[in-house]
This record gives sequence, structure tokens and C1' cells, in this order.
RNA sequence: UUUAGAUAAAGGCAAACCAUCUGAAAGGAUGGGACGCAAAGCCCUAGGGUCUAAGGUUUACUAUAGCUUAUAGGAAUAACUAUGAUCGCCUGGCUACCAAA
Repeated sequence: UUUAGAUAAAGGCAAACCAUCUGAAAGGAUGGGACGCAAAGCCCUAGGGUCUAAGGUUUACUAUAGCUUAUAGGAAUAACUAUGAUCGCCUGGCUACCAAA
């Protein structure tokens, strides 16, 4: 320097859950707590997948004109949609302790 992570050693991170705060939600932050992790370190101003639907669009309904169309309305429901989220979903990029070859 490169490869890859069996044996150690020193350590590191922190799932679920609980409390508080925040967000429309998904989720996030802090503290506790450990399921696990050899990159469970960082990057979406890297690609994809997945999650959410505030906002937007459409359908249905009501009213008016009209005759199968147009206009207006407001709440419920349903569907679509990321600009939101996820790096502990996968891939990719960058960096890194230890020992081994």
C1' cells in the first nucleotide's frame, strides 16, 4: 500500500419499547434502554425500492342553466401525485481502529 474479516485486544454505534419536544403524516431530536451491527461512520447536491399525502388533481353528491354538457359549492369518502421521509432497505461514492495474508 492492497485484499478481505477467522482468531483476539481496545473500543464504538444503538433496534423494539418508555418519557419529553417537534411534524399534516411518514418520521425526526433528546434522555433512558439493548435487538443487533466489521463500517449500524458520512453522503440523495448519487441511483432505485419502500413509507406518508399537508398541498394539488380526479371521482361521487347538491344546486342552477341546460339536455347528457357547462358553472358553482362545501364537507365526508375513494383514487393518483413528492417538493416530504427512510443510509439499521439494496446498490453506489468517500473515510476509518485492530490483527491476519